About this RNA
Model confidence (mean pLDDT): 89 of 100. This is a predicted structure of a 350-nucleotide part of an RNA (small-subunit ribosomal RNA, central domain) from a metagenome.
Context: one part of a larger RNA
RNA sequence: CUGGGCGUAAAGCGUGCGUAGGCGGUCAGGUAUGUCGGAUGUGAAAUCUCGGGGCCCAACCCCGAAACUGCGUCCGAAACUGCCAGACUAGAGUGCAGGAGGGGAGAGGGGAAUUCAUGGAGUAGCGGUGAAAUGUGUUGAUAUUAUGAAGAACACCGGUGGCGAAGGCGCCUCUCUGGAAUGCAACUGACGCUGAGGCACGAAAGCAUGGGGAGCGAACAGGAUUAGAUACCCUGGUAGUCCAUGCCGUAAACGUUGCACACUUGGUGUUGGAAGGGUCAGCCCUUUCAGUGCCGGAGCUAACGCAUUAAGUGUGCCGCCUGGGGAGUACGGCCGCAAGGCUAAAACUC
Numbered sequence: 001c002u003g004g005g006c007g008u009a010a011a012g013c014g015u016g017c018g019u020a021g022g023c024g025g026u027c028a029g030g031u032a033u034g035u036c037g038g039a040u041g042u043g044a045a046a047u048c049u050c051g052g053g054g055c056c057c058a059a060c061c062c063c064g065a066a067a068c069u070g071c072g073u074c075c076g077a078a079a080c081u082g083c084c085a086g087a088c089u090a091g092a093g094u095g096c097a098g099g100a101g102g103g104g105a106g107a108g109g110g111g112a113a114u115u116c117a118u119g120g121a122g123u124a125g126c127g128g129u130g131a132a133a134u135g136u137g138u139u140g141a142u143a144u145u146a147u148g149a150a151g152a153a154c155a156c157c158g159g160u161g162g163c164g165a166a167g168g169c170g171c172c173u174c175u176c177u178g179g180a181a182u183g184c185a186a187c188u189g190a191c192g193c194u195g196a197g198g199c200a201c202g203a204a205a206g207c208a209u210g211g212g213g214a215g216c217g218a219a220c221a222g223g224a225u226u227a228g229a230u231a232c233c234c235u236g237g238u239a240g241u242c243c244a245u246g247c248c249g250u251a252a253a254c255g256u257u258g259c260a261c262a263c264u265u266g267g268u269g270u271u272g273g274a275a276g277g278g279u280c281a282g283c284c285c286u287u288u289c290a291g292u293g294c295c296g297g298a299g300c301u302a303a304c305g306c307a308u309u310a311a312g313u314g315u316g317c318c319g320c321c322u323g324g325g326g327a328g329u330a331c332g333g334c335c336g337c338a339a340g341g342c343u344a345a346a347a348c349u350c
Stems, first nucleotide, its partner, number of pairs: 004321003007304002012318001014201004021194003025088003029084003034080001035077008049065006091191001092188003095184003103177007110154001114150007125136002162169002206247006215241002220236004258317006266295013299306002323350003332343004
C1' cells in the first nucleotide's frame, strides 16, 4: 500500500460549531487540467520473456526479436472531471402567517412537608428493629395546637408525552433569549455535505475563594448482627449536597448503533402542524408533513435480533479496531492548584 470490520465478539471521538482537506444539483457555451486516440523522440548495456545457436548436457555464453507498462513533443477527441464565463430552482438559506414546548439566563412570588425556637394544653414514655440496644425524656420529651425562623426540593397533573447537539430540563409570574415543526411560495441562486487540527459546551464526584447549611449524608463515633463484621440494620454525624465566581473535563457521557442525502411491502398507538369531509357544540373520519413508541415483511445478521427512527440497498466525509495479559500502565510531552486528564509503548508471558 492492499484487505476485512466497528448494536452484543476488538472497534463510533461525550456533544456541537467550524479551519484546511475530501466530496458535490440542473441546463447550454468555452477551455483542455485530469482522461482517451494517433504520430514521433527517448526509455544505455546487462537482466527478464520468446525464437535461434555454441561449450557432450546444464549452469554459463552468443545472435535476433519483443519488452522496458515511463517521460517529452506534436496532431486530434470532448462524454465524464477540473477551470472560465452565463443561466436555472428540485438542495441550502431568507421572508411572511398562525400554533406547540420541563430549551437557556436573570429577577420576583407561592403552598405542602421537614427541622429548630417560643407560648398553650398534657404525662411517661418516645424512638428504633427481625428482635434489640446505643440515643432521647420529669431541667416535662413523643403525640397535639398557635406563632415565628431557616434551608432545600417542587406531590397530584405526569404519559412508552414534550424540549434540547449532548450533558440535561418539571411549582407560579415577569423580562431577555436560542432552536425546531407546519403552511404560503415572495426573495437569494448551489450559497451545500463532511470535517484532520482548532474552539465551545459538557452529569456526578472533586478542587479554590467567599457565603449558606433544614433534610440527607462519604469519613468518623457508638449500638447491634456475626466465628470475625473495618459491612449490610440502628442512633448520631463532618466534608459534601445549596448559592456566587473560577477550575476540573471524566461516566454503563448507552440506542454500548458517527454525520448527511437518496431509495426500499405493511399494521397499530401517541405528540405538534396543515388541508378536506361528517355531525356542523364537543367530537369523529380521510389525506398529508415532522417527531416519538410497539408489532412485523423482504433484505440483512454468527445468532440474538434490526427492519422507512435499518443493523436493508447505495453515495460522500470523519473517527476507530487488528489475539489475551502486561496496560489505558511506564517513559516523554501537553494540560491541571491538586486530584488527576489527554497522548501512549516495550520487555516478559499465555

Background
The RNAcentral record of the full RNA draws on SILVA.